[in-house]
RNA sequence: GCGGGAUUAGUUAAGUGGUAUAACAGCGGUUUCCAAAACCGUAGUCGGGGGUCCGAUUCCCUCAUCCCGUG
Numbered sequence: 001g002c003g004g005g006a007u008u009a010g011u012u013a014a015g016u017g018g019u020a021u022a023a024c025a026g027c028g029g030u031u032u033c034c035a036a037a038a039c040c041g042u043a044g045u046c047g048g049g050g051g052u053c054c055g056a057u058u059c060c061c062u063c064a065u066c067c068c069g070u071g
Base pairs, nucleotide, nucleotide: 001070002069003068004067005066006065007064010024011023012022013021018054026042027041028040029039030038047063048062049061050060051059
């Protein structure tokens, strides 16, 4: 330089154009002599920019970061 993959909540991941999800972690509560565990509740997320579309996490372009292959 060329080709491919990944980027979603604090973390690990699902989500093939129509309400953004789960687990753990966080916070509040119940329980307990106290704590842990358990149970109930709660907050929080689509890497940046642009395009297509009635509608984009999803399709296209570009940039950034990381990984793999190759000259």
Transfer RNA from a Patescibacteria group bacterium, 71 nucleotides, folded computationally. RNAcentral holds the sequence, with entries from ENA and MGnify. Its Rfam family is "tRNA". Rfam's curators write: Transfer RNA (tRNA) molecules are approximately 80 nucleotides in length. Its family is annotated with triplet codon-amino acid adaptor activity in the Gene Ontology. NCBI's taxonomy places the organism under Bacteria, Bacteria candidate phyla. Its mean pLDDT, the model's own confidence on a scale to 100, is 85.